Model confidence (mean pLDDT): 81 of 100. This is a predicted structure of a 73-nucleotide RNA (transfer RNA) from Fonticula alba. The organism belongs to Fonticula, within Eukaryota. The RNAcentral record of the sequence draws on ENA and Rfam.
RNA sequence: GCCUGUUUAGCUCAGUUGGUAGAGCAUGGGACUCUUAAUCCCAGGGUCGUGGGUUCGAGCCCCACAGCGGGCU
Numbered sequence: 001g002c003c004u005g006u007u008u009a010g011c012u013c014a015g016u017u018g019g020u021a022g023a024g025c026a027u028g029g030g031a032c033u034c035u036u037a038a039u040c041c042c043a044g045g046g047u048c049g050u051g052g053g054u055u056c057g058a059g060c061c062c063c064a065c066a067g068c069g070g071g072c073u
Stems, first nucleotide, its partner, number of pairs: 001072007010025004019056001027043005049065005
């Protein structure tokens, strides 16, 4: 330099054919318990890497750039 995968909640990851952004763990509160742990219930938490484009509508499609991983020279 070229090719390729990946970037979504604090962490690990889903998100189907473009149509209201989710799960588990963690965190906070509550129930239960003599107390703790475990278990159960509820809640908060997101500029979907950045900037543009297409579209009535983009996490999803297109372009550029950036970070991380892999391959080739």